[in-house]
Context: one part of a larger RNA
């Protein structure tokens, strides 16, 4: 000198972009952060619509949908770093393996059956709740048929699957629905692939020898069990190895990494924000579902802790996004939008998303930009200092022209928004000009920021300056006050009666919306 996620003192005018509990992985009021799909399914609590009734009211018949049963998501996003010195991470390389959704291909989707929530009756608790019966659904759930690949094989065989729902529709059956055709999503079995994921090996990256021996599932092997897989993973029996001064083992610290910071480099320090990975979810065990979790708003046990109870019994878990209280030098609003952009469902319209995108708050940081501008000497006045002549504040002031950036007022006033739709047109699929997909041209709608930036126009210098320093190192001096006192100090040192070093003026000097101080690192 550079540098920060800063704090504190003083001050503070405006706009851009960032950043903002580094302490107590303390403990949490409340409200919100995960739903969706009626085109899977039996229904109709609630709102509207039609039918029926004089009227109460009846009716799922349509728009729709509470609760319930299925499906799929909920393993993503979003957070903190407690713990981990480890294949946790980086790089490079391997081989024994899993895959929902999504591409591309192959073969199918035919026929049966039994529950069950909810609805309805009843019982039983304060409550969470729960028990008992009686009906009835499915894309739930069991067989059977079939088997192009798959899988097991003793190579002869064996062994395993599905589920329908929307939309059109001319013949033809048929009272009706409806079959039957198409076409869209599906759903079953498998090849292949894309992306993600598990496993295994090198290497490399903290400190202590005032920690030298460490290890019995420990090293290895045979059979056995296991896993989606290679393994002592895991178990029975064999052998005695296996690591270690090139630093085992222990014992402090520690998430790790692209990077950041500093420096001529080499290094050295650090890993807030962003971006990979990893680990955790009140505190410790568990496993259940499921492509995938041993699960952050998910079960199950134990435990501390806080609520509710009718004393018998229950509830909960902010290291999400706001906030509360407690820590502390010290770290924001209990806001708006889904309008973009992703992410979950859905055919779609959509619905959900504190993800995100924006606003607020705070000189916390970085970069702009302002606070006039040109003239103006009777060098006015007032301060100060004097050798009483004077000098200095000083063009600085008034004064005179001149502008209007910011700021207030007035008006106009974005881009981010074109996909999805709606039409005409080709082109594919079909029996089809219906329905579905798909090119091109046209075209309506959609802004949370926000009447925001930005843009004219109006008055009007008007609405805007501090802070440290001033002995030396270091730019910048007098005076007065004080008298080893009071107080100053980063190091030398100053102060004991003329202190350029304390305090105050008055003048300089350096920086500026900031100045300095503290604490950190180079």
């Nucleotide at each position: 000198g550079a540098u920060u996620g800063a704090a504190c003192g003083c001050u503070g005018g405006c706009g851009g972009c960032a950043u903002g509990c580094c302490u107590u992985a303390c403990a949490c009021a409340u409200g919100c952060a995960a739903g969706u799909c009626g085109a899977a399914c039996g229904g109709u609590a609630a709102c509207g619509c039609g039918g029926g009734g004089c009227a109460a009211c009846c009716u799922g018949g349509c728009g729709a949908c509470g609760a319930g049963u299925g499906g799929c998501g909920a393993a993503c996003g979003g957070g903190u770093g407690a713990g981990u010195a480890a294949c946790a991470c980086a790089u490079c390389g391997g081989a024994a393996c899993g895959u929902g959704c999504c591409c591309a291909g192959u073969a199918g989707u035919g026929g049966g059956g039994g529950a069950u929530a909810g609805c309805c009756c009843g019982g039983u608790g304060a409550a969470a709740g729960c028990c008992g019966g009686a009906u009835c659904a499915a894309u739930a759930c069991c067989g059977c048929a079939u088997a192009c690949g798959a899988c097991c094989u003793a190579c002869g065989g064996g062994u395993g699957a599905a589920a329908g729902c929307a939309g059109g529709g001319g013949a033809u059956c048929g009272c009706a629905a409806g079959a039957c055709c198409u076409u869209g999503c599906g759903c079953u079995a498998u090849u292949g692939g894309a992306g993600c994921g598990g496993c295994c090996g090198a290497u490399g990256g903290c400190a202590g020898a005032u920690u030298a021996g460490g290890u019995a599932g420990u090293u290895g092997g045979u059979g056995g069990g296991g896993u989606a897989a290679a393994a002592g993973c895991c178990u029975a029996c064999c052998a005695a190895g296996c690591c270690g001064a090139c630093g085992a083992u222990c014992u402090g610290u520690a998430g790790c990494u692209g990077g950041u910071c500093u420096g001529a480099g080499a290094g050295g320090a650090c890993g807030a924000c962003c971006a990979g990975c990893c680990a955790c979810a009140c505190u410790g065990g568990g496993a259940c579902u499921g492509a995938g979790a041993c699960a952050c708003g998910g079960c199950c046990c134990a435990g501390a802790c806080u609520c509710c109870u009718a004393c018998g019994g229950g509830a909960g878990g902010c290291a999400g996004c706001a906030g509360u209280g407690g820590g502390g030098a010290a770290u924001u609003u209990u806001g708006g939008a889904c309008a973009a952009u992703g992410g979950g469902c859905g055919c779609a319209a959509g619905c959900c998303u504190g993800a995100u995108c924006c606003a607020g708050c705070c000189a916390u940081g970085c970069c702009g930009c302002g606070u006039g501008c040109g003239g103006g000497a009777a060098g006015a006045a007032g301060g100060c200092c004097u050798u009483c002549g004077g000098g200095u504040u000083g063009u600085a002031a008034a004064c005179c022209g001149c502008u209007u950036u910011u700021g207030u007022c007035a008006g106009g006033g974005a881009a981010g928004a074109a996909a999805c739709g709606g039409u005409c047109u080709g082109g594919g699929u079909u029996a089809a000009u219906a329905c579905c997909c798909u090119g091109g041209g046209c075209u309506a709608a959609u802004g949370a920021c926000g009447g925001u930036a930005c843009c004219u126009g109006a008055a009007g210098a008007a609405u805007a300056a501090g802070c440290a320093c001033c002995g030396g190192c270091u730019a910048a001096c007098u005076a007065c006050g004080u008298g080893c006192c009071a107080g100053c100090a980063g190091c030398c040192g100053c102060g004991g009666u003329a202190a350029u070093a304390c305090g105050u003026a008055g003048g300089g000097u350096g920086c500026g919306a900031g100045c300095g101080u503290u604490a950190a690192u180079c």

The part of an RNA shown here (small-subunit ribosomal RNA, 5' domain) has 522 nucleotides and comes from a metagenome. Its Rfam family is "Bacterial small subunit ribosomal RNA". The full RNA is in RNAcentral, with records from SILVA.